[in-house]
Context: one part of a larger RNA
RNA sequence: GGGUAGUUAAGGAACUCGGCAAAAUGUCCCCGUAACUUCGGGAUAAGGGGAGCUGCAGCAAUGCAGCCGCAGAGAAUAGUCCCAAGCAACUGUUUACCAAAAACACAGGUCUAUGCUAAAUCGAAAGAUGACGUAUAUGGGCUGACGCCUGCCCGGUGCCGGAAGGUUAAGAGGAGGAGUGAGAGCUCUGAAUCGAAGCCCCGGUAAACGGCGGCCGUAACUAUAACGGUCCUAAGGUAGCGAAAUUCCUUGUCAGGUAAGUUCUGACCCGCACGAAUGGCGUAAUGAUUUGGGAGCUGUCUCGACUGCCCGCCCG
Numbered sequence: 001g002g003g004u005a006g007u008u009a010a011g012g013a014a015c016u017c018g019g020c021a022a023a024a025u026g027u028c029c030c031c032g033u034a035a036c037u038u039c040g041g042g043a044u045a046a047g048g049g050g051a052g053c054u055g056c057a058g059c060a061a062u063g064c065a066g067c068c069g070c071a072g073a074g075a076a077u078a079g080u081c082c083c084a085a086g087c088a089a090c091u092g093u094u095u096a097c098c099a100a101a102a103a104c105a106c107a108g109g110u111c112u113a114u115g116c117u118a119a120a121u122c123g124a125a126a127g128a129u130g131a132c133g134u135a136u137a138u139g140g141g142c143u144g145a146c147g148c149c150u151g152c153c154c155g156g157u158g159c160c161g162g163a164a165g166g167u168u169a170a171g172a173g174g175a176g177g178a179g180u181g182a183g184a185g186c187u188c189u190g191a192a193u194c195g196a197a198g199c200c201c202c203g204g205u206a207a208a209c210g211g212c213g214g215c216c217g218u219a220a221c222u223a224u225a226a227c228g229g230u231c232c233u234a235a236g237g238u239a240g241c242g243a244a245a246u247u248c249c250u251u252g253u254c255a256g257g258u259a260a261g262u263u264c265u266g267a268c269c270c271g272c273a274c275g276a277a278u279g280g281c282g283u284a285a286u287g288a289u290u291u292g293g294g295a296g297c298u299g300u301c302u303c304g305a306c307u308g309c310c311c312g313c314c315c316g
Stems, first nucleotide, its partner, number of pairs: 001311008010302002014300001019297001027051005036041001038145001052067005068072001080295007087287002092104002108143007120129003146282004151212003156209002158205005165200003171194002176189005213231005240274001241271001252268005
């Protein structure tokens, strides 16, 4: 000097990206437990008290009395707790060896295909799975408990439907034409016309892919604009939420917390560029999740110090 343990005056997060690490809590019994809530929970909430031995004429429990120590769950084992917010309902799953999560899954919801020799999948095929099942079934897509809800647009793309019409291949057809030949003929070319799906066309469909405006004016302070005009569109973003896991300007502004707060919480709304199953907004419980705050606690720190063991090095 390194590793690993133990102790530490006073202070107690001043450390640091961040309480990382450590300390602290811890067992059993009794008392007592809030908001919120899906009434199950939350909850070991929180917060308190007790615990040894001896005696009281069997034992145990309880109570009382007494006794000892610095200390009675005497060692070991053995939850830190609370408040607020984001995300995901939950238990689960995952990058074997840098990511465990807000990602995946999930029950539930919805759309769609499929009537059985089912659709779908594997396979030149036979055949098999689906399923020895039968629409309360099976496959596929999206969403993701629960609660309240899920607005407008079918112009584009997709899908579904459509006995008309247009276009359209092979094929059918064969007017006419060409070559050759003495001729019969042979060979070639070939217009009308009839020919499917598809496309055009006509409808439907957004929990299909997707989309959901601009400018100008206007109220008896000012400001603002319920109101009006105009252009464009398939239709111009409804409810709810909003500086948000989304806000560039931005440390927006106000309020709270601090002596001091780019983070955090509550509001505001000027949403660069939220928004309704690529779901919207809430939500008890849950989480080795993310963020902010507090109590306790401590060598994280002020600021270091001492010690045990192991290693290294130096001396012998």